A computed fold for a 369-nucleotide RNA from a Bacteroidota bacterium, annotated as Bacterial RNase P class A. Taxonomically the source falls in Bacteroidota (Bacteria, Pseudomonadati). Its mean pLDDT, the model's own confidence on a scale to 100, is 76. The sequence was found by an Rfam model in a public genome assembly. The model forms 98% of the base pairs in the Rfam consensus. Rfam family: Bacterial RNase P class A. Rfam's curators write: Ribonuclease P (RNase P) is a ubiquitous endoribonuclease, found in archaea, bacteria and eukarya as well as chloroplasts and mitochondria. It is annotated as a ribozyme.
[in-house]
RNA sequence: AUAGUAAGCCGGUUUGUCGCUCAGUCUUUGGCUGUGAGGAAAGUCCGGGCAACACAGAGCACCAUAUUUCCUAACGGGAAGCUGUUUGUGAGAGCAGAGUAGUGUAACAGAAAAUAACCGUCGAGCCUCUUGAUGAGGUGCGAUAAGGGUGAAAAGGUGAGGUAAGAGCUCACCGGUAUUGCUGGCAACAGCAGUAGCCGUACACCUUAUGGGUUGCAAGAUCAUGUAUACCGGCGCAUGUAGGAUGGCUCGUCCGAUGCCGGGGGGUAGAUUGCUGGAGGCGACGGGUGACCGCCGUCCAAGAUAAAUGACAAACACCUUAUUCUCAGGGAUAAGGCACAGAACCCGGCUUACAGGCUUACUAUUAUU
Numbered sequence: 001a002u003a004g005u006a007a008g009c010c011g012g013u014u015u016g017u018c019g020c021u022c023a024g025u026c027u028u029u030g031g032c033u034g035u036g037a038g039g040a041a042a043g044u045c046c047g048g049g050c051a052a053c054a055c056a057g058a059g060c061a062c063c064a065u066a067u068u069u070c071c072u073a074a075c076g077g078g079a080a081g082c083u084g085u086u087u088g089u090g091a092g093a094g095c096a097g098a099g100u101a102g103u104g105u106a107a108c109a110g111a112a113a114a115u116a117a118c119c120g121u122c123g124a125g126c127c128u129c130u131u132g133a134u135g136a137g138g139u140g141c142g143a144u145a146a147g148g149g150u151g152a153a154a155a156g157g158u159g160a161g162g163u164a165a166g167a168g169c170u171c172a173c174c175g176g177u178a179u180u181g182c183u184g185g186c187a188a189c190a191g192c193a194g195u196a197g198c199c200g201u202a203c204a205c206c207u208u209a210u211g212g213g214u215u216g217c218a219a220g221a222u223c224a225u226g227u228a229u230a231c232c233g234g235c236g237c238a239u240g241u242a243g244g245a246u247g248g249c250u251c252g253u254c255c256g257a258u259g260c261c262g263g264g265g266g267g268u269a270g271a272u273u274g275c276u277g278g279a280g281g282c283g284a285c286g287g288g289u290g291a292c293c294g295c296c297g298u299c300c301a302a303g304a305u306a307a308a309u310g311a312c313a314a315a316c317a318c319c320u321u322a323u324u325c326u327c328a329g330g331g332a333u334a335a336g337g338c339a340c341a342g343a344a345c346c347c348g349g350c351u352u353a354c355a356g357g358c359u360u361a362c363u364a365u366u367a368u369u
Base pairs, nucleotide, nucleotide: 001365002364003363004362005361006360007359008358009357010356012316013315014314015313016312017311018310020036022034023033024032025031026030038340042351043350045349046348047347048346049345050216051215052214053213057251058250059249060248062212063211064210065209066208067081068080069079070078071077082097083096084095085094086093087092098207099206102205103204104203105202106201118148119147120144121143122142123141125139126138127137128136129135156174157173158172159171160170161169175199176198177196178195179194180193181192182191183190184189220273221272222271223270229264231263232262233261234260235259243255244254245253246252280299281298282297283296285294286293287292318337319336320335321334322333323332324331325330
């Protein structure tokens, strides 16, 4: 210098004219002052605050999670790690993580996918041939899994001994598994040194543990106005029935009489509130690898309701291109551009979108010293 990796920040400013929302105030049909959309407001995927249902029980089914320690109000979230595995030259970027008592599957090929025998090897009997000896061939039976073949995978690997021929059958070394001791670590685990011949792999079902009441601001609360439940059908008038509530089902519990369910019909749908002072923002100090926490100080920063937070003009900032000046650094002119996007009860996460710019650390390559 170029190219990358990881984390974080900004993503517009000023002036003028006009027009809006809310709060305060005044001399009140208006004036003045102040305020007014994010880092994702998006998705509606999670967790809560808050509200209502009765002060919300048990079992089954269903759903979610599943490695270690920590953070948090909580989470399926975050931080720092561990083990296995994929990928990149690298900095890094992903995926997975409880268990195996049981069951099932592994197409095709192959004898066989875990009680195996196609070719082959060895042994005994019988038959034939040959021979100085050794032997060769055939056929049954028995043994074998070392050699060959098939396959993604064929009973852990290499070597030696042993055997009729072979095999962890035995031994040495190595690998896996289980386990003991020491060291380090809060821990999961890691390193070192031993013991045990214990020795097929993968996936699915399944099992275990923990958690889950529901609905949601279109939740709720209050006020005003107005009417008709006249009518029809069904069930029913109890010793807790009909019916209803309780995420699905069952049990249990509770409500329940001129009531409940359904049909048809009528009136209203207006206003206020919920609605922004919080698991809040900012700063200093301290603790921690970090997420984050403690303490002190300070601030109040949209509350709309068919939905305000804007429109126009100019300049600046930023970016691109062209021309030009300067030794370089850097400057001037012109033209064009200026991302994703818009609160609706609130907060903490996750996921997705984003023109351009800046900061820090690290990696690779090249050049110079």